[in-house]
RNA sequence: AUUUUUGUAGUUGAAAACAACUUCAGCUUUUCACGCUGACGGUCUGGGUUAAAAUCCCAGCAAGAAUU
Numbered sequence: 001a002u003u004u005u006u007g008u009a010g011u012u013g014a015a016a017a018c019a020a021c022u023u024c025a026g027c028u029u030u031u032c033a034c035g036c037u038g039a040c041g042g043u044c045u046g047g048g049u050u051a052a053a054a055u056c057c058c059a060g061c062a063a064g065a066a067u068u
Stems, first nucleotide, its partner, number of pairs: 001067007010021004023039005044060005
């Protein structure tokens, strides 16, 4: 320098934006833990196509791989 893969919640995974774990609050308990209920939190960034984009296209950013 070229090509290519990936980017979603604090983490992991799935797509009707949902779940599990985590965090916070409450209940329970003499206390802790477990358990129950509830809440918070997300599509890497910017454009484009579309009635409608996490998903398709372009550019950039970050990480990884291959070739030179």

Description:
A computed fold for a 68-nucleotide RNA from Linckia laevigata, annotated as transfer RNA. It matches the Rfam family "tRNA". Rfam links the family to the GO term triplet codon-amino acid adaptor activity. The family's RNA type in Rfam is transfer RNA. The organism belongs to Linckia, within Eukaryota. Its mean pLDDT, the model's own confidence on a scale to 100, is 82. The RNAcentral record of the sequence draws on ENA.